[in-house]
RNA sequence: CUUAUCGAGAAAGACUGAGGGACAGGCCCUAAGACGUCUUGGCAACCUUUCCAUACCGGGAUUUCGGUGCCAAUUCCUACCUACAAUUUAAGCGUGUAGGGAAGAUAAG
Numbered sequence: 001c002u003u004a005u006c007g008a009g010a011a012a013g014a015c016u017g018a019g020g021g022a023c024a025g026g027c028c029c030u031a032a033g034a035c036g037u038c039u040u041g042g043c044a045a046c047c048u049u050u051c052c053a054u055a056c057c058g059g060g061a062u063u064u065c066g067g068u069g070c071c072a073a074u075u076c077c078u079a080c081c082u083a084c085a086a087u088u089u090a091a092g093c094g095u096g097u098a099g100g101g102a103a104g105a106u107a108a109g
Base pairs, nucleotide, nucleotide: 001109002108003107004106005105006104011040012039013038014037015036019029020028021027024078025077026076041071042070043069046067047066050061051060052059075103080100081099082098083097084096085095
């Protein structure tokens, strides 16, 4: 950089000791011990294994060995754009809903 996915799922112990949830705002977690490290366990099915189906592409099942990943909250929510709804004399701001995008995370290349 490209492609795919991101409303599901899955925690105990030991050590340490004040921050953490990417960034900003909000909101939240946290001395009833967060974050981090290690051990054990688990989730998942991106790669892999095996099987089924298949003209090709795509698909379904499986998770014994293995490579990652993950195990508070939808990627915690929002941010930018569009449409709609309520509000308003009207428009705009703000609010809500939906869609798209950006950013981010993970995998494969």